Predicted 3D model of a 147-nucleotide part of an RNA (small-subunit ribosomal RNA, 3' minor domain) from Nitrospira sp.
It was read from a public genome assembly.
It matches the Rfam family "Bacterial small subunit ribosomal RNA".
The coordinates come from a structure-prediction model, not an experiment, and the mean pLDDT is 81.
[in-house]
Context: one part of a larger RNA
RNA sequence: CACCGCCCGUCACACCACGAAAGCCUGUUGUACCCGAAGCUGGUGAGCUAACCCGUAAGGGGUGCAGCCAUCUAAGGUAUGGCCGGUGAUUGGGGUGAAGUCGUAACAAGGUAGCCGUAGGGGAACCUGCGGCUGGAUCACCUCCUU
Repeated sequence: CACCGCCCGUCACACCACGAAAGCCUGUUGUACCCGAAGCUGGUGAGCUAACCCGUAAGGGGUGCAGCCAUCUAAGGUAUGGCCGGUGAUUGGGGUGAAGUCGUAACAAGGUAGCCGUAGGGGAACCUGCGGCUGGAUCACCUCCUU
C1' cells in the first nucleotide's frame, strides 16, 4: 500500500474515572438553654465532739465533724448553625473500545474556499447573518529576482 484515500459529529452497546443531586449516616466544632457527679472554696451548722480554756461539780466556751446551702464544673440532655467525610434514586458531560447506525462537515477550488469572533437556527456533523484574516485555487495587472 497513496481519493475504492483520509476524516467529523449525533445515536446505540460495553467498561472506566469524574461532576451535580433531594435525602440518609458518621466525625468534628460553635451558640443558647436544661440538668449537674466528685472535688476545692465560701456560708451555715439546733445534731455529734479526745487532747485547749473556765468551773468543786453539773455544765459552759472553744475546736473539729456530720448534715444543709451556694459559686466554679466533667459527663449527659434539648434546640439550632459551621466544616470534613461516606452513601445516594436520578442526572451531566468526558475517556476507551474490534465492530455497529445516520449522514458527509473538513482535507483537492473537497464539489457553497477555509478559518476566527459573534448572533440566531438545526437529528448530527453543521447551516445562515454580520465583521475580520489568508494559513485560498484560477485569471489579469504591478514590483522584484533568475535565464